The part of an RNA shown here (small-subunit ribosomal RNA, 5' domain) has 555 nucleotides and comes from an uncultured bacterium. RNAcentral holds the full RNA, with entries from ENA and SILVA. The prediction has a mean pLDDT of 83.
[in-house]
Context: one part of a larger RNA
C1' cells in the first nucleotide's frame, strides 16, 4: 500500500459498489418455464333471425269536457245610458290515431354455426438464463494451428416439390382395483400425431469408365447402369400470408486433433496387458484401442514417468521503478457439478439443477400392501462459524421462451430494503471578540497554561426539518416498479450531527498524582524494586477523522 474481512470504541448525510470465504451440511413455506384454440377432437358456458298471438313502456298526436279575455244578436227606456243571448282567444285537460321497446307462448330457419374458457393429443421451448467450485494437474484452461476426419434446430439466400390412401390412440363414456400415488379392461373419436404407395436427371449407396488438382491417407467436377429414400396443413370472401418436404450455400453454435505453456514432494524410481502397434470387424456426426477377435512386443521414464499432496483455469486484481511476487471475490470467457453412485431415452443439441430408470443414505405420508421428495435458483429456516442481507416491489426498461398478433410467462433483469463492509464527496458552522472571566491543571505562589477557546455581538443556510411544485428514463398516442424519489422554490433557526488512537527511542506529541519487580505495559529494544515523560488516572499535547485502533493475509 491492499482486503469478499472480523473484533473493540464511536457514529450525521449522500452517490457508486460489495455482502456464507466455514457444512458441495440438512431444509418448513412461497415463487424461479412455459406458451400456442390461426395444428386437433372434445367438454363447460354463452349468442340469435323471421312469422303468428298476446303484453303494451317512452315518444308523437291532440278530441270531448272545463274555461271565459273578447264579442255584441237583441231588449228596456232615462235617446245615450243600462241589461244582455249566441259565438269565442289564451289556459286547463288528456281520448282516438300513429308508433311499437321489453317480456311470454308456438312454429320455421340459421346450423351439426359464432364467441369465451380450457383438462387432453400435437408443436416449439424446458440443453438458454440462473447457482456452485465438490471433483479435475487434464488438450481442463490459455495461446497458436489443423480437420483431404465432422455435425448444426431456429435465422438468411437460392433451386425444386407437396398426388393419392390407410390403421390407430388420448381425451370422453362404462365397469373394476387401490388408503393414496395411480392403474386395468371394454367401447367411441381427431389432427401439422403415426404408417404404407406414387413422384424426385437434384440427394444417399454401389459403380465399367475417364478429366483435373494435390498437402501421406486423398479432394473436386463428370458418368452408362442398378438400388434406396419426401411432404401437412392452418388463417383469410379473396389476393395472399404463415407453415411442410428434398437439396445447395451462408451465418451461428458445437465436436475432434496437435505444438507450446500450466503448483509441491525423489524421505515417491521404476510404471504399463487394451498396455504400445498392426490386420479384420463393430461403433460414432467424425478420426482413434473408442470397443472386439487375432498377431507382434512394444510404450512411458532423472528433460522426473508412476505415486502422493494441493488446486477449477484464464481475461484480470493487489503490490512493485521494473523484473518479479501473490491472488483468481465482484464483472466477462471456458470447464466441471446438481443428495451419493450408475444408466440410457427423447432430441438439432443432454447423458439433462427445478426430466426418466436402478441402487445407496436421509426425510415425509401410509389403511403396513405401498407411495412421495431433492434450494450448489430467489427469499427464508436450523446448523456450523470471528463472520456475511428482505420469506420486499415490478415486468415500466433491457434481454429471453412461445404466439400471426393481442398477449402470457420470466426471483434473468430493473428497483427498493438491511450492513460505515469498501471507495468517493459533504457537513457538524462563519466573522469579530482580552476583563486574557469563571472553572480545571500546574506552580519557585510571582505566575504559567487551557485560551479567541467560551460568554457576548453580527452573519450564513450546505446537510437536516416543515410546506409547495415535481421529472428524464417511454423512439407516434397511451403506458413508470422505482416515486411523490431526484431536483427546484419558500420558511424558520446555530438550532439536530465527533470521535478514536497515541505522547521512552524507532515516531509527531510532557507534566502532576497514584502504584512500588506489585498491579500492569510491550511490534522490537525494553519499562515497573518510593520522585516512572514507558503501568493507572487527570490536565495538556500529537496524529487521523465518521471514523479510529487491533487481529489476520499478500506485496
Nucleotide at each position: 500500500g491492499a482486503u469478499a474481512a472480523a473484533c473493540g470504541c464511536u457514529g450525521g448525510c449522500g452517490g457508486c459498489g460489495c455482502a456464507c470465504a466455514u457444512a458441495a451440511g440438512a431444509c418448513a413455506u412461497g415463487c424461479a418455464a412455459g406458451u400456442c384454440g390461426a395444428a386437433c377432437g372434445g367438454a363447460a358456458g354463452u349468442c340469435g333471425u323471421u312469422g303468428u298471438a298476446a303484453u303494451g313502456a317512452a315518444a308523437u298526436a291532440g278530441a270531448a269536457a272545463c274555461g271565459g279575455a273578447c264579442a255584441g244578436a237583441g231588449a228596456a227606456c232615462u235617446u245615450g245610458u243600462u241589461c244582455g243571448a249566441a259565438g269565442a282567444a289564451a289556459g286547463u285537460g288528456g281520448a282516438a290515431g300513429u308508433a311499437g321497446a321489453c317480456u311470454u307462448a308456438c312454429a320455421a330457419c340459421a346450423a351439426u354455426g359464432g364467441c369465451u374458457u380450457u383438462a387432453g393429443u400435437g408443436g416449439c421451448g424446458g440443453a438458454c438464463u440462473g447457482g456452485u467450485g465438490a471433483g479435475u494437474a487434464a488438450c481442463g484452461c490459455g495461446u497458436a494451428a489443423g480437420g483431404a476426419a465432422c455435425c448444426u434446430g431456429c435465422c438468411u439466400u437460392c433451386u425444386a416439390g407437396a398426388g393419392g390412401g390407410g390403421a390407430a390412440u388420448a381425451a370422453c363414456a362404462a365397469u373394476g382395483a387401490g388408503a393414496a400415488a395411480u392403474c386395468a379392461u371394454u367401447g367411441c373419436u381427431a389432427a401439422u400425431a403415426c404408417c404404407g404407395c406414387a413422384u424426385a436427371u437434384g440427394c444417399c449407396g454401389a459403380g465399367a469408365g475417364a478429366a483435373u488438382c494435390a498437402c501421406a491417407u486423398g479432394g473436386u467436377a463428370c458418368a452408362a447402369u442398378c438400388g434406396g429414400g419426401a411432404a401437412a396443413a392452418g388463417a383469410g370472401u379473396a389476393a395472399u400470408c404463415u407453415g411442410c418436404u428434398a437439396g445447395a450455400a451462408g451465418a451461428u453454435g458445437g465436436c475432434c486433433u496437435u505444438g507450446c505453456g500450466u503448483c509441491u514432494g525423489a524421505u515417491u524410481a521404476g510404471a504399463u496387458a487394451g498396455u504400445u502397434g498392426g490386420u479384420g470387424g463393430g461403433g460414432u456426426a467424425a478420426c482413434g484401442g473408442c470397443c472386439u477377435a487375432c498377431c507382434a512386443a512394444g510404450u512411458c521414464g532423472a528433460c522426473g514417468a508412476u505415486c502422493a499432496g494441493u488446486a477449477g483455469c484464464c481475461g484480470g486484481a493487489c503490490u512493485g521503478a521494473g523484473a518479479g511476487g501473490u491472488u483468481g471475490a465482484a464483472c466477462g470467457g471456458c470447464c466441471a457439478c446438481a443428495u451419493u453412485g450408475g444408466g440410457a431415452c427423447u432430441g438439432a443439441g443432454a447423458u439433462a439443477c427445478g426430466g426418466c430408470c436402478c441402487a445407496g443414505a436421509c426425510u415425509c405420508c401410509u389403511a403396513c400392501g405401498g407411495g412421495a421428495g431433492g434450494c450448489a435458483g430467489c427469499a427464508g429456516u436450523c446448523g456450523g462459524g470471528a463472520a456475511u442481507a428482505u420469506u420486499g416491489c415490478g415486468c415500466a426498461a433491457u434481454g429471453g421462451a412461445g404466439g400471426a398478433a393481442a398477449c402470457u410467462c420470466u426471483g434473468a433483469c430493473g428497483c427498493a430494503g438491511u450492513g460505515a463492509c469498501g471507495c468517493c464527496g459533504c457537513g457538524u458552522a462563519u466573522a469579530g471578540g482580552a476583563a486574557g472571566a469563571a472553572g480545571g491543571u500546574u506552580u519557585u505562589c510571582g505566575g504559567a497554561u487551557u485560551g479567541u477557546a467560551a460568554a457576548c455581538u453580527a452573519u450564513u443556510g450546505u446537510c437536516g426539518u416543515u410546506a409547495g411544485g415535481g421529472a428524464a428514463g417511454a423512439g407516434a398516442a397511451a403506458g413508470g416498479a422505482c416515486a411523490g424519489u431526484a431536483c427546484c422554490u419558500a420558511a424558520g433557526g446555530a438550532g439536530g450531527a465527533a470521535g478514536c488512537u497515541c505522547c521512552g527511542g524507532c515516531u509527531a506529541a510532557c507534566u502532576a498524582c497514584g502504584u512500588g519487580c506489585c498491579a500492569g505495559c510491550a511490534g522490537c529494544c525494553g519499562c515497573g524494586g518510593u520522585a516512572a515523560u514507558a503501568c493507572g488516572u487527570a490536565g495538556g499535547g500529537a496524529g487521523c477523522g465518521a471514523g479510529c485502533g487491533u487481529u489476520a493475509u499478500c506485496c